[in-house]
A computed fold for a 92-nucleotide RNA from an Alphaproteobacteria bacterium, annotated as Glycine riboswitch aptamer. Rfam family: Glycine riboswitch aptamer. About the family: This family represents the bacterial glycine riboswitch. Gene Ontology term of the family: glycine biosynthetic process. The prediction has a mean pLDDT of 78. It was read from a public genome assembly, where an Rfam model found it.
């Protein structure tokens, strides 16, 4: 000093699933609760894989589960991808 890389913001794109029944509350819209459904926040895992001091131990996914969310438009979240400022920070 500064690349991959890391880490806060920003900004841009971003799926999926009942306008379904039933019952209550509510003027309606809406909201609860059962049933059914989705998985790309989080969470969890008996998990692909990866590591060590190796029949155990550690880490662990967009895989699994569906606690959490969340299921007509919308809006609202949204993993993960791109650029941006800023912040860290090796090697050569």
């Nucleotide at each position: 000093a500064u690349a991959u890389c890391c880490c806060u913001g920003g900004c841009g794109g971003g799926a999926g699933a009942g306008c379904a029944g039933u019952g209550g509350u509510g003027u309606u819209c809406g909201c609860c609760a059962c049933c059914g459904c989705c998985g790309a926040a989080g969470g969890c895992g008996c998990a692909a894989c990866c590591g060590g001091c190796c029949c155990c131990c550690g880490g662990a996914a967009a895989c699994g589960c569906u606690c959490a969310g969340g299921c007509a438009c919308a809006a609202a979240g949204g993993a993960c991808c791109g650029c941006c400022c800023g912040g860290g920070g090796a090697g050569a």